This is a predicted structure of a 1498-nucleotide RNA (small-subunit ribosomal RNA) from an uncultured bacterium.
RNA sequence: AGAGUUUGAUCCUGGCUCAGGACGAACGCUGGCGGCGGGCCUAACACAUGCAAGUUGCAGGAGAAUCCCGACACUUCGGUGUUGGGAGGAGACUGGCGCACGGGUGAGUAACGCGUAGACAAUCUGCCUAUAACAGGGGGAUAACCACGGGAAACCGUGGCUAAUACCCCAUGAUGCAGCGGCCCCGCAUGGGGACAGUUGUUAAACUUUUCGGGGCAACCCGGAGGGGGUUAUAGAUGAGUCUGCGUGCCAUUAGUUAGUUGGUAGGGUAAUGGCCUACCAAGGCGAUGAUGGCUAGGGGGUCUGAGAGGAUGAUCCCCCACACUGGGACUGAGACACGGCCCAGACUCCUACGGGAGGCAGCAGUGAGGAAUCUUGCGCAAUGGGGGCAACCCUGACGCAGCCACGCCGCGUGCUGGAAGAAGGUCCUAUGGAUUGUAAACAGCUUUUAUUCGGGAAGAAAGUAUGGGUUUCGACUUGUAUUGACGGUACCGUUUGAAUAAGCACCGGCUAACUCCGUGCCAGCAGCCGCGGUAAUACGGAGGGUGCAAGCGUUGUCCGGAAUCAUUGGGUGUAAAGGGUGCGCAGGCGGGCAUCUAAGUCUAAGGUGAAAUCUUGCCGCUUAACGGUAAAAUGGCCUUGGAUACUGGGUGUCUUGAAUCUAGUAGAGGUUGGUGGAAUCCGUGGUGUAGCGGUGAAAUGCAUAGAUAUCACGAAGAACAUCAGUGGCGAAGGCGGCCAACUGGGCUAGUAUUGACGCUGAGGCACGAGAGCGUGGGGAGCGAACAGGAUUAGAUACCCUGGUAGUCCACGCCGUAAACGAUGUGUGCUAGUUGUUGGUCUUUACCGAUCAGUGACGCAGUUAACGCAGUAAGCACACCACCUGGGGAGUACGUUCGCAAGAAUGAAACUCAAAGGAAUUGACGGGGGCCCGCACAAGCGGUGGAGCAUGUGGCUUAAUUCGAUGCAACGCGAAGAACCUUACCUGGGCUAAAUCCGCCCUGACCGCUCCGGAAACGGGGUUUCCCUUCGGGGCAGGGUGGAAGGUGCUGCAUGGCUGUCGUCAGCUCGUGCCGUGAGGUGUUGCCUUAAGUGGCGCAACGAGCGCAACCCCUGUGGUUAGUUACCAGCACGUUAUGGUGGGGACUCUAGCCAGACUGCCUACGCAAGUAGUGAGGAAGGUGGGGAUGACGUCAAGUCAUCAUGGCCCUUACGUCCAGGGCUGCACACGUGCUACAAUGGAUGGUACAAUGGGAAGCCACCCGGCAACGGGGCGCAGAUCCAUAAAGCCAUUCUCAGUUCGGAUUGGAGUCUGCAACUCGACUCCAUGAAGGUGGAAUCGCUAGUAAUCGCGUAUCAGCAACGACGCGGUGAAUACGUUCCCGGGCCUUGUACACACCGCCCGUCAAGCGAUGGAAGUCAGGAGUACCUAAAGUCGCCAUGCAAGUGUUGCCUAGGGUAAGCCUGGUGACUGGCGCUAAGUCGUAACAAGGUAACC
Repeated sequence: AGAGUUUGAUCCUGGCUCAGGACGAACGCUGGCGGCGGGCCUAACACAUGCAAGUUGCAGGAGAAUCCCGACACUUCGGUGUUGGGAGGAGACUGGCGCACGGGUGAGUAACGCGUAGACAAUCUGCCUAUAACAGGGGGAUAACCACGGGAAACCGUGGCUAAUACCCCAUGAUGCAGCGGCCCCGCAUGGGGACAGUUGUUAAACUUUUCGGGGCAACCCGGAGGGGGUUAUAGAUGAGUCUGCGUGCCAUUAGUUAGUUGGUAGGGUAAUGGCCUACCAAGGCGAUGAUGGCUAGGGGGUCUGAGAGGAUGAUCCCCCACACUGGGACUGAGACACGGCCCAGACUCCUACGGGAGGCAGCAGUGAGGAAUCUUGCGCAAUGGGGGCAACCCUGACGCAGCCACGCCGCGUGCUGGAAGAAGGUCCUAUGGAUUGUAAACAGCUUUUAUUCGGGAAGAAAGUAUGGGUUUCGACUUGUAUUGACGGUACCGUUUGAAUAAGCACCGGCUAACUCCGUGCCAGCAGCCGCGGUAAUACGGAGGGUGCAAGCGUUGUCCGGAAUCAUUGGGUGUAAAGGGUGCGCAGGCGGGCAUCUAAGUCUAAGGUGAAAUCUUGCCGCUUAACGGUAAAAUGGCCUUGGAUACUGGGUGUCUUGAAUCUAGUAGAGGUUGGUGGAAUCCGUGGUGUAGCGGUGAAAUGCAUAGAUAUCACGAAGAACAUCAGUGGCGAAGGCGGCCAACUGGGCUAGUAUUGACGCUGAGGCACGAGAGCGUGGGGAGCGAACAGGAUUAGAUACCCUGGUAGUCCACGCCGUAAACGAUGUGUGCUAGUUGUUGGUCUUUACCGAUCAGUGACGCAGUUAACGCAGUAAGCACACCACCUGGGGAGUACGUUCGCAAGAAUGAAACUCAAAGGAAUUGACGGGGGCCCGCACAAGCGGUGGAGCAUGUGGCUUAAUUCGAUGCAACGCGAAGAACCUUACCUGGGCUAAAUCCGCCCUGACCGCUCCGGAAACGGGGUUUCCCUUCGGGGCAGGGUGGAAGGUGCUGCAUGGCUGUCGUCAGCUCGUGCCGUGAGGUGUUGCCUUAAGUGGCGCAACGAGCGCAACCCCUGUGGUUAGUUACCAGCACGUUAUGGUGGGGACUCUAGCCAGACUGCCUACGCAAGUAGUGAGGAAGGUGGGGAUGACGUCAAGUCAUCAUGGCCCUUACGUCCAGGGCUGCACACGUGCUACAAUGGAUGGUACAAUGGGAAGCCACCCGGCAACGGGGCGCAGAUCCAUAAAGCCAUUCUCAGUUCGGAUUGGAGUCUGCAACUCGACUCCAUGAAGGUGGAAUCGCUAGUAAUCGCGUAUCAGCAACGACGCGGUGAAUACGUUCCCGGGCCUUGUACACACCGCCCGUCAAGCGAUGGAAGUCAGGAGUACCUAAAGUCGCCAUGCAAGUGUUGCCUAGGGUAAGCCUGGUGACUGGCGCUAAGUCGUAACAAGGUAACC
């Protein structure tokens, strides 16, 4: 210090989440030791038991047990009892002091409660300290005790005895107190002080003890000295009380509150001021600087966090407050309205003899309950502190210690060194091996903290007391000795043994350090956020390995941080959330120049305070640390005093530039009222006139022969004002438009003059405020919600059409909202320019120029997330106001205010999501735009769709009809050949292997022939008996054994390879540079051109790559070389005839190499590239024609069944063999073809011309047989040699428009061929049969030239054949293209977008289902605060009566509590009801996003 998460990617805004620290914690797993701390956060719930406050005999009386002595009685002779005296001093009692401290808790309290700083001239203070003085005399009681009595008890009553440092009286007495009246001094308003001198009145006491001396029989008395106490007064100290300034939570959906209330006078009361209380008088007091009310809460020092400012918090320790079962009250006392006191009321618990009583753990332990959760009914007063006491001493659950708990912090340990065969085992892998666990272990050596054994053994202790000494004012001080330890035989030290006694937890997808295997298969599960899991999960579970921390580790909860995510430090508001619709203006905030006074703010100096502890720093002590000791620093604050005066404030004076006034001009749809004008519309009347008008995409409803529409004239009505008209004008905004007049507001310009800061902003408040809407009364032409009808549509409560009511208009009154927008608050100042326009002024007056005020466009600096803004700022600053803080829920609910209503204003929460959003980028898309191309359309030719057949597919069927391919881009496709085989499917019968390869061993045959069973496979039997050799062996076959089996089973969404498609479309990218925060852009866009990102020009680009083109092949022309099987011009021979033969190399041809074409030439246009021309030349002309060639990528396209391959699955079967069947099945639907429907034809006869390609188990001349398929013979040919009729065409004849001499399906019969085998299920031939079909609906396909159309030929596969298919070959050989509006596909540019799985996208609302929270609601339940009235305990105070007094009784006021009444506030619940949110695949539509198909929105 940041990180993850919105997107395809980017920047920004913005929320959510994480990493850190902390805790009085809890839970899970685990657990060796010690030190120091901490330990009911919940029920201020209820408490058994024990303890927590007593002490004092040096205040007092009395005096038990016990002991001693004596007497008497009894006696078991031990003693016992009674009584007297002495010692003794328990338990009680009177008195004193204490119990108001210490300890606990945080319920209440939003307050002078706390904190801080002050005040008391308005106060008290026991014990303590100092000073001064005093203590004389007397009196009457009472408890204890005794007796009697009541009661269950608690306890009480009556009578009697007695003491005091208990109580009372008298005296003395001032410096006290009170009254009176002087004087002096001081201060702070009331006032205060006086040791200045008076006067009058009044007020006190207590004794006890030690010792010495004396006296007394004793009790005891007197005196001296000492100790302890007593009284009065003053002063101090300590503690307490009261008052004040400032600070100290949330809610305005709490806005008004208050009658003792605010003040005064008088009185009462208190220690003391005061409405603290009472009477009377006045009517005040508080409040937007937040009163009152509600909710919450002890406050502070501090603690946690944070860089700080802050935020959160208030355990332990310290200070203050409050409380003590709940409420009220007083008493005593120096002090209480009293935790372990009293009285009363209430709730609860306990005892009871039912009449009455007792109690209060929020003291220490402990119990129950509650709860996620918090300890021992311990030891000791040894230390520190407290109470009492002269003291010893006693008491002390304060305190000191120990126990329990990893609750926290700190420290230590669980060993160290060596040790590679890198052991075994585990895990993983590319697996005869390697990697890792891992120097880890084993093993060797060493050490002993801790543990264990045995032993030693503290500090904390000094006082006090006793005793001895010294000094002494005899009180004290000092110095020896003795004595005192709960913890504890603890800490610590030494010693024995021996690595011996001691490691876990979480995590390993990213954030975030750490990776593999197996299992699972959107299951089980994980998850802090993003998100993992649907068969290869580093994310689930386990394992191995690793990472982090460590006696702990994780989880949960809470707080701060990160979060600049409430922003003072330190944010924003054009579009992300956010500027009020606009103005005026009270309060408030802020405010021009100069001078002067003041000194509130401000600054400075000094003083006081800011408790201690804590934090920080230095030093020191526990072995270290935590912890502790000590010192310093710090404590931002407040108060007091002195000083300064720049700035701010306050007072005064002055100035003119801000502001305003005045004068003269000036523009304008500024406003209000009245009048007036023409055009148009509709209506009315009349005329002309006739059949339609109107309306739409097209129609219809509607109007019209009762005369419409059209047209002319006249009249009426209401509303709005064309042209001018303009990013022109005016206004604060809303808004304002014919013309004229009246009244009226504001602005601007120029100018001197006047006032002299009079200003800016503006919470509340007031006013204005489009449209719609509301009320009352008018008005109503046109338009026109609602409504009606007609259309459209699947529907159409819409869009379109015909009508049409409110309304729109006027007057008056409400409403108060708009995307009331520049989505930009108002005001002031400053900050380059350029250009237009409106209204003035100046100068020139021609323009140009200058200036002020508006209104526009561009643009620099600057700014902004970007877009953009840019003197009219969104720049740089100042002043003030308003507003924002994730999305949804929701501008909703409740409450309140306003309104006639509609509604407006203010304005939440529960719940839910991890996003919502802004700007820009790249794509994709659009029923957006522009440019361009393509047999894309158009123009043509021929088809398909109709018929029959062939073939493929779907469907159906089946035991099986094997599988795959499914829009284009599946469907004559894989299949260039399903009768068996193929074959993968089915039925049945068999095998556990077969085939192949390798290693080893054995055998010598194997094959063949043959017999039996069988459908065959298979099983069984017979016959037969090997070859080569380098003599080692090898080949072949069989058997055995080991290894590699096998699978057309699954996954093409795990893959390779191959392929289709967009598309032979012209695109797709890179390097460097430049631009941009960035995604990205530029280049590649623009203009021209091209078939082309082809080329040219321009240009922040310059180059390059993959594509295009070219290079390659075929074909078209020529040349040259060569010449067999091809060819034959000339020469020769020969034949009925034929290049048949010799020969030739001319020609054709064959097949090698060259040439040729490049817009090269000309003209026109053009910058060029290039384009045009019936141009020239040329065989060919602008790519000559055709082929091969397929960029980056898209479709999870196709193929696991060509092959290969990961993973999974089967293993007497999902493998393999065999026979038969099936893949050919047929109500049907579709695709692709063939043949036709005829005369451009059919039939018959004659006759002409090809090219590719193939041929030996082959092609087959020729001859014979057969009508033919074919059969029997048989020449030639492994091929430019042999084999093969090309057909359409041409020449004749016939048919004459018909279901035919068209057409050939179907069926019957007879055959041929292949083949083990043609039944399912082959092809062909002949005879016979002779179906549909007369050119094909909607729709749809191919083709632009040697093309379409048409004609035949060949080949692969192949025994044969489903071939009419596929792939090739040649023959004959057209028509048309104006053109790019439209359909389809594509390319480029641009635009919009809420799409990015990319329009087959996204997405809205109702309804239906489940779940969740919430509003309303007849009511109902509970709680709270008050008001009025009734009643009223105890108690203080008062009155009356009584009494000497204490007191008692009666009564009055107040009041806790109780009751009654009507309301208020809050919460729970509630039939029913309202909307809301969430939830893979429900229903209906399609509202929005593109012009979203009617632009959207308010």
RNAcentral holds the sequence, with entries from ENA and SILVA. Rfam family: Bacterial small subunit ribosomal RNA. Gene Ontology terms of the family: structural constituent of ribosome and ribosome. The prediction has a mean pLDDT of 83.